[in-house]
């Protein structure tokens, strides 16, 4: 330094233009139980940053950052 993918609750992850941004795990708070535990309800949290396109962007383009691959 060319190229190519990829950034979404604390953490893994779906979401291929209009979705209350869903789900697992983790946390909280009640429920069962004599107690933990397992289970069962309920809640708390996210779209990396800046322009563009568009009637409307997490999604489409562009530039930056940060990873990551892979050519030298």
């Nucleotide at each position: 330094g060319g190229c190519u993918c990829c950034a979404u609750c604390g953490u893994c992850u779906a979401g291929c233009g209009g979705u209350u941004a869903g789900g697992a795990c983790a946390c909280a708070g009640g429920g069962u139980u004599c107690u933990c535990a397992u289970c069962c309800c309920u809640g708390u949290a996210a779209c990396c940053g800046g322009g563009g396109u568009u009637c409307g962007a997490u999604u489409c383009c562009c530039c930056g950052u940060g990873g990551a691959g892979u050519c030298a």
Predicted 3D model of a 72-nucleotide RNA (transfer RNA) from a Patescibacteria group bacterium.
Rfam family: tRNA.
RNAcentral records the identical sequence in 2 taxa.
NCBI's taxonomy places the organism under Bacteria, Bacteria candidate phyla.